[in-house]
RNA sequence: AAACUGGAGAGUUUGAUCCUGGCUCAGAAUGAACGCUGGCGGCGUGCUUAACACAUGCAAGUCGUGCGCGAAAGUGACUUCGGUCGCGAGUAGAGCGGCGAACGGGUGAGUAACACGUGGAUAACCUGCCUUGGAGUGGGGGAUAACUUGGGGAAACCCGAGCUAAUACCGCAUAACCUCGCGUCCUUACGGUGGCGUGAGAAAAGAUGGCCUCUGCUUGCAAGCUAUCGCUCCUAGAGGGGUCCGCGGCUGAUUAGCUAGUUGGUGAGGUAAUGGCUCACCAAGGCGACGAUCAGUAGCCGGCCUGAGAGGGUGAUCGGCCACACUGGAACUGAGACACGGUCCAGACUCCUACGGGAGGCAGCAGUGGGGAAUAUUGGACAAUGGGCGAAAGCCUGAUCCAGCAACGCCGCGUGGAGGAUGAAGGCCCUCGGGUUGUAAACUCCUGUCAGGUGGAACGAACGAGCCCCGGCUAACAUCCGGGGUUCUUGACGGUACUACCAGAGGAAGCCCCGGCUAACUCCGUGCCAGCAGCCGCGGUAAUACGGAGGGGGCGAGCGUUAUUCGGAAUCAUUGGGCGUAAAGGGCGCGUAGGCGGCCGAGCAAGUCAGGGGUGAAAUCCCUCGGCUCAACCGAGGAAUUGCCUCUGAAACUGCUUGGCUUGAGGCCGGGAGAGGGUAGUGGAAUUCCCAGUGUAGCGGUGAAAUGCGUAGAUAUUGGGAGGAACACCAGUGGCGAAGGCGGCUACCUGGACCGGUUCUGACGCUGAGGCGCGAAAGCGUGGGGAGCAAACAGGAUUAGAUACCCUGGUAGUCCACGCUGUAAACGAUGGGCACUCGGUGCCGCGGGUGUCGACUCCUGCGGCGCCUUAGGUAACCCGUUAAGUGCCCCGCCUGGGGAGUACGGUCGCAAGGCUGAAACUCAAAGGAAUUGACGGGGGCCCGCACAAGCGGUGGAGCAUGUGGUUUAAUUCGAUGCAACGCGCAGAACCUUACCUGGGCUUGAACUGUGGUGGACAGCUCUGGAAACAGAGUCUUUCCUUCGGGAACCGCCAUAGAGGUGCUGCAUGGCUGUCGUCAGCUCGUGUCGUGAGAUGUUGGGUUAAGUCCCGCAACGAGCGCAACCCCUGCCCUUAGUUGCCAGCGGUUAAUGCCGGGAACUCUAAGGGAACUGCCCCGGAAAUCGGGGAGGAAGGUGGGGAUGACGUCAAGUCCUCAUGGCCUUUAUGUCCAGGGCUACACACGUGCUACAAUGGACGGCACAGAGGGUCGCGAAGCUGCGAAGCAGAGCUAAUCCCAAAAAACCGUCCUCAGUUCGGAUUGCAGUCUGCAACUCGACUGCAUGAAGUUGGAAUCGCUAGUAAUCCCGGAUCAGCAUGCCGGGGUGAAUACGUUCCCGGGCCUUGUACACACCGCCCGUCACAUCACGAAAGUCUGCUGUACCGGAAGCCGGUAGGCCAACCCGCAAGGGAGGCAGCCGUCCAUGGUAUGGUCGGCGAUUGGGGUGAAGUCGUAACAAGGUAGCUGUAGGAGAACCUGUGGCUGGAUCACCUCCUUU
Repeated sequence: AAACUGGAGAGUUUGAUCCUGGCUCAGAAUGAACGCUGGCGGCGUGCUUAACACAUGCAAGUCGUGCGCGAAAGUGACUUCGGUCGCGAGUAGAGCGGCGAACGGGUGAGUAACACGUGGAUAACCUGCCUUGGAGUGGGGGAUAACUUGGGGAAACCCGAGCUAAUACCGCAUAACCUCGCGUCCUUACGGUGGCGUGAGAAAAGAUGGCCUCUGCUUGCAAGCUAUCGCUCCUAGAGGGGUCCGCGGCUGAUUAGCUAGUUGGUGAGGUAAUGGCUCACCAAGGCGACGAUCAGUAGCCGGCCUGAGAGGGUGAUCGGCCACACUGGAACUGAGACACGGUCCAGACUCCUACGGGAGGCAGCAGUGGGGAAUAUUGGACAAUGGGCGAAAGCCUGAUCCAGCAACGCCGCGUGGAGGAUGAAGGCCCUCGGGUUGUAAACUCCUGUCAGGUGGAACGAACGAGCCCCGGCUAACAUCCGGGGUUCUUGACGGUACUACCAGAGGAAGCCCCGGCUAACUCCGUGCCAGCAGCCGCGGUAAUACGGAGGGGGCGAGCGUUAUUCGGAAUCAUUGGGCGUAAAGGGCGCGUAGGCGGCCGAGCAAGUCAGGGGUGAAAUCCCUCGGCUCAACCGAGGAAUUGCCUCUGAAACUGCUUGGCUUGAGGCCGGGAGAGGGUAGUGGAAUUCCCAGUGUAGCGGUGAAAUGCGUAGAUAUUGGGAGGAACACCAGUGGCGAAGGCGGCUACCUGGACCGGUUCUGACGCUGAGGCGCGAAAGCGUGGGGAGCAAACAGGAUUAGAUACCCUGGUAGUCCACGCUGUAAACGAUGGGCACUCGGUGCCGCGGGUGUCGACUCCUGCGGCGCCUUAGGUAACCCGUUAAGUGCCCCGCCUGGGGAGUACGGUCGCAAGGCUGAAACUCAAAGGAAUUGACGGGGGCCCGCACAAGCGGUGGAGCAUGUGGUUUAAUUCGAUGCAACGCGCAGAACCUUACCUGGGCUUGAACUGUGGUGGACAGCUCUGGAAACAGAGUCUUUCCUUCGGGAACCGCCAUAGAGGUGCUGCAUGGCUGUCGUCAGCUCGUGUCGUGAGAUGUUGGGUUAAGUCCCGCAACGAGCGCAACCCCUGCCCUUAGUUGCCAGCGGUUAAUGCCGGGAACUCUAAGGGAACUGCCCCGGAAAUCGGGGAGGAAGGUGGGGAUGACGUCAAGUCCUCAUGGCCUUUAUGUCCAGGGCUACACACGUGCUACAAUGGACGGCACAGAGGGUCGCGAAGCUGCGAAGCAGAGCUAAUCCCAAAAAACCGUCCUCAGUUCGGAUUGCAGUCUGCAACUCGACUGCAUGAAGUUGGAAUCGCUAGUAAUCCCGGAUCAGCAUGCCGGGGUGAAUACGUUCCCGGGCCUUGUACACACCGCCCGUCACAUCACGAAAGUCUGCUGUACCGGAAGCCGGUAGGCCAACCCGCAAGGGAGGCAGCCGUCCAUGGUAUGGUCGGCGAUUGGGGUGAAGUCGUAACAAGGUAGCUGUAGGAGAACCUGUGGCUGGAUCACCUCCUUU
């Protein structure tokens, strides 16, 4: 010098957003376990479960310098061979005695307690060994174990007799500063300390070494002396302990009352000591909402983990304290124990036993069994440290030090380093080019850590002993003690650490992950399967999410998983949250405890602040330095230990005491307002009923009806009467009240608020846990009352049903009195009080001023009730002086959704039920506000052949055609509400053709490339065959050439590969349908909003139109609309054949037939024309609208083409293209025949009809647009006809198809199943075609069906339209009633927008967002899970009463027994004690009766969960009866109904208020 320093978020509710809120993740940690893997070392750590049971060994002994005894083996000698003696040896050994065994070691069962922590107290205490100081250690006595001997017993062991010692035991002497008593003085916190005096009492043990100054025996020993160790008494200390107190640290109130030694006193006993600790007596106390008692859980702390911190969790290892030692009880010994390896008793268990009786306690170290997911060796050593004993040597020590096992943790090291591109091979991917693995490997050159081998080699050792020297003690040069020197000895670890050498890259890498969070991507397999998953979620044929592979990411001798804790979580919020609508304000008041409290002074000093002192053990954390090569680890010093105690000081604030004050609060006086409350009386209208009159057939009721009432006279109407309930108008976001609530009028009693006042008190205040009171409706009890209304109930309707909505009745009830209940959307979903913070405006009450004769008006003060708004707040909505703003005080409440306001318990209630109020289990959400859509049996505006007004159809018939269904070998496939169904198909006899049957082919019918081989290719004939095809034969031979060959084409072989109308339109492109030719859909910038988003695009007008105009925080722009394009309608110009023909001429039977003309029509190119341009009117204006003129056309002239952003996983893989999958002698391909054409039936679209507006026959007129050379095909001839023969003309304004038809004119038919209608069938034909049987069209003759205008329902059309009539074309050999076009004739109607359908805009509600074909509720059925109740049954804990009472302490007794002391010669007696017995206390135990936790439990109750069960439709929109709510009744169920309440109800109208002018 330093001890500082530290705070990140993410995923998930939604279509999207913001918020609330839970769940989940990323971090750190662990005495861990499991899975895969595993080289080395260091330092640590290692039964968290059964305080379960334990075999075996060890864990506490030691002292001969306290004492008495005292072997044996072996060996030596002797021997009479029996033995004796010596050594072994005073050894081993036990015993008496001393000290220790109360330490050390283990465990955490119990304990919620002075157990622990911290700080105090002890004037209320003890203390062995140790230290200091003082004094002493004199003189005696009697026993006893061992031992000997006798006896009992299986054993454990016990009994009797006898001997003996002591530092064992007992008297006596002596003694103080010791103890006790008394007296006195001092101090005091009072059981003390000190002083003085006096009386009484209490001790002791010796051992060992040495010496001879003195004495005795005598050359040494004893007495003695001396040293050391002991012993006794006392003092002080140190260390240790006992006891008491303040404060601190768990949960539950679904535990609220507990307590008789209980609380206190006096006295006594007991203890080392205080104390009800114990006892006797007295008093009646003590504890508790600041949580007693009870229950549950738990050893406490230093610390450890986490955290920025505050906190939270935890209490392994190390350290302090406590408790326990098989379970329960008890004492003994001792300084210390009520004693882990002591004793006694009881109990359970185990073992031994001769059945009589005994033995035992690993929660010491190892170890075993068991339990468990799980936790080690029956190791070494006392070398070190420490402990016990000893004078010491030393002995003992599972304390300890070491080693072993385990990646259990932390730390360190290694598994090689450098170079090395052809970027090798292999793998994987691929767009086939390549990329990646990857400098990675190989290869080259190095290095040598660790492991291995061979050597060397520490620290940890200090002690101790011998010898020498010095000092001390002493009579002493002995001895002994202390110090120094020197020599010798002591290491479990240990074959250690460390180190040298040897060899050689040699022996050493895995685990998890790769959808997001979260770093890291591809292929294959699988196909809602198998599986994954921490949350969200992946998997149903293209899975970065499953499994494998390649590649990548992370960490690394480990990596993941699981479990647990803290963090993130401000998600219990002191730091640091909330309560209008998200969870959350008590229904309201009064008030107790408590909390908080106005202004000015004074004092005190509890809180507070400052400084000092003590303590806060060590270790840990932090800092600095140091030691192991570093680190982990360890050592030293410091800092810190935020706390407690104490001393001194300060006095602003809080507090306490005290003195004042008036502004808070209250009182007094004077006023007015009011549905405030209570009681009594009283009034009119109306309903109903009764009586009477008039009067007659209905009334009543509904969407429509019916039940009901009425000819026995209703309803209606008039008069009279009865009775009950409620009080129209006034009446009002008016008033009053704390809330619930209060409404005719009058009187009485009574509460509160407000205004004014030159009045009084003097903080008397605010809030308010418990408590007390009030408290709508429904409901309950008793007694009344009962008009109307009306749960239940009955009937009638409605309906699929209708336990409802509607109707007719109707009982409780509604009303009154008294009592109970105590709940509501009891709401402003907003607790109370005080203060502060811009304004505007209205209403109510009371005042002041101006003004006036008075009133109004205007200004202003206080109180109340509303609305709008600033700042501010809020997630937003909104609130905004009546706060949801800014602050303070107090109370209540919340902490994800469901389960559930349920269960159990308690409590209240007559009951119904209220209050209090969980858990298991389950989900990843549940929610609030706002946004955009969509939707509504919501609203407003507007449009459309949408309705209406009309015309004609369909639905009935026959036929055609398509579809479904059925059938079939096949009836190929697709299209399926609108938007499939005369659709793909603009044309299935073969072909087509995709289907079926059968017969063939396999590089293939068609295509491309390569290699090889042969040859032109092709054509023709014959045979077999159904053909394809097979076989045979015939004919012929390309081009170039440098003559080698090459090219093209064809066949064959081989190989790549073809082919597929096989699957997936839910993998796709493209194309198409549809909403919809609807007027919309968006963007940039700006602005607003936290944001999603909004604005623009809304509004006022207007339009066909988001068309245009005006306004506007918007300004612009894009895709759409419109216009530009085509056809058509008028005119002009140009042009004039094949078209035209007015004028001129010619000609014919007629005719633009001819000359000619260019006027007209027409043709086809270009222009013009229409723009609300002009006038009038409406309108604020402008767009615009109405009318008019002119004009061919008038307000987009008519028609077409043109289809925004998007929707429908719409349609199409069978037009085409295409990913993936499947197939490859077949799902490919060729051929023949069959089928797509079937037929009980159902539907769609059409045709023809049913007739007279018609049919038949005859005559006669007028189009447009098209097509034609493999064609259209004229004239002519034949045929009744279809058609045939024939072939002019035409490549087309020229020729042909080609007749237009309806219309019009004439004749017949005369209302019939017909002269309508034409199906069906028979016969005979024509045409096309290889071929008309299945299966073509047409013709002639004959036949002549149904059908007489079509039920419910439904379609098209607004003008050249509908209707009706023909014509043409595509496809096509042939085959339309279909389709696409064309023209002819040619209407009716539209008042209007209420309704149906579809659409657009605005707005509103929403629980929808797959968007109403949405969402969603309950019963029932099934499966499964947890829970409650339940006759009972079982266990634990525990209370009370009683019985009983082991061992033991204590007390009593002691006739039995006893050595020490006393008396006595002795016998004996005394003192003292013991056994035994008695008594108190008391463990286990027993009986009886309670309480309480829990297990099981037939059956039963609801609850949760579970892709596709049943019944309904309750809720969300006005959800189709607005919903919700307290209560009551009813019902399969959601629910329905009554009553009161709420808006968290849509819509329309009115009132009021507000904003703006």
Small-subunit ribosomal RNA from a Thermoanaerobaculia bacterium, 1557 nucleotides, folded computationally. It matches the Rfam family "Bacterial small subunit ribosomal RNA". Rfam links the family to the GO terms ribosome and structural constituent of ribosome. Its mean pLDDT, the model's own confidence on a scale to 100, is 84. The RNAcentral record of the sequence draws on ENA and SILVA.